[in-house]
């Protein structure tokens, strides 16, 4: 030097000057302080928090699916196993059960789960039929372990070596799994069919939701009057409606709150391989409600990406010009 894996950081700098949002201080004038982002994005997951609903237990329906920890919590994260890719560092994962039981497996083929079409072999009443055989041809994705040796009338795991399954056992390991020995030969696939087994789920959502409250026009209640006026087919009483004065209550528009101090940040010290815990010290980092975060000039730089809060946190995904740094692998060449 090239040519890769891993994974971090920054993503226009400084200074002025005018302007906007919030906050303190003042009677005011005016003054200080403070004001996007690694994703603020998509709302995917999974929480706080709020209303609704709900004795408790099942049942469906639906997620999650190797093991061990981490979290409030998760479909996130660590570590670790298993299988795959890559010379290699490294990447990757719908990776529980096919011996609960049920379907399915197209076409080809005799046969798709426990098979004789062709072939071999032995027989017989021999153009052909029984009867062994899964070594060997054929079809298929896939044919009832593999490969070789004895073996046999052909043959066969029938026998034995090795090597793949599978069951026991013995060690290791919390485990998921690895490893030694034995055993009898072997049980096709498919769970992203149904289905079994573990764990897990109420529901809408900050336009949640709370409170304080006009004007105007409804409601409800007492009370007034020569016990008013009208209705109730003619009188009474009684009811309905209207007037007046006072009380209560709901709602709208406006306001307040929810609203940023919080599973919080940063630095030290401790525990743990880590992901996260624990402890001291210290910081306060937008909070708008038509919605603020611009703009000029001056040096550097250079034509700077993706894109911009709106209830709040953990993830996770996608966008992202460009610079920067660590750490590992492989290849070359020189000392």
């Nucleotide at each position: 030097c090239g040519a890769g894996u891993a994974a971090a950081u920054c993503g226009g700098a400084u200074a002025g000057c005018c302007g906007c949002g919030g906050g303190c201080u003042g009677u005011a004038a005016a003054g200080c302080c403070u004001g996007a982002g690694g994703a603020a994005a998509g709302u995917c997951g999974g929480a706080g928090c709020u209303c609704c609903a709900u004795a408790g237990g099942g049942c469906a329906a639906g997620g999650u699916g190797c093991u061990g920890g981490g979290u409030a919590a998760c479909g996130c994260c660590c570590a670790g196993u298993g299988a795959g890719g890559g010379c290699a560092a490294c990447c990757u994962c719908a990776a529980g059960g096919a011996u609960a039981g049920u379907g399915c497996c197209a076409c080809a083929g005799a046969a798709a789960u426990a098979a004789a079409c062709c072939g071999c072999c032995g027989g017989a009443u021999c153009u052909u039929c029984c009867g062994g055989u899964a070594a060997g041809g054929g079809u298929g994705g896939a044919a009832c372990g593999g490969u070789g040796a004895g073996g046999u009338a052909a043959g066969a795991g029938c026998u034995c070596a090795c090597c793949a399954g599978c069951g026991g056992u013995c060690a290791g390991g919390u485990g998921a799994c690895u490893g030694g020995c034995c055993g009898g030969c072997u049980a096709g696939g498919u769970a992203a069919a149904c289905c079994c087994c573990a764990c897990c789920u109420g529901g809408a959502g900050c336009c949640a939701g709370a409170c304080c409250a006009a004007a105007u026009a409804g409601g409800g209640g007492a009370g007034c009057a020569u016990u008013g006026a009208a209705g109730u087919g003619g009188c009474c009483c009684g009811c309905u409606u209207c007037g007046c004065u006072u009380c209560c209550g709901g709602g709208u528009a406006g306001g307040u709150c929810g609203c940023u101090u919080g599973a919080g940040g940063u630095a030290c010290c401790a525990g743990g391989c880590a992901a996260c815990u624990g402890g001291u010290a210290u910081c306060c980092c937008a909070g708008a409600u038509a919605g603020a975060u611009g703009g000029c000039u001056a040096u550097c730089g250079a034509u700077a990406a993706c894109a911009g809060a709106a209830c709040u946190c953990c993830g996770c995904u996608u966008a992202u010009a460009g610079a920067u740094u660590u750490a590992c692998u492989c290849g070359c060449a020189a000392g």
Record summary:
This is a predicted structure of a 335-nucleotide RNA (Bacterial RNase P class A) from a Candidatus Saccharimonadota bacterium. RNAcentral holds the sequence, with entries from ENA. It matches the Rfam family "Bacterial RNase P class A". It is annotated as a ribozyme.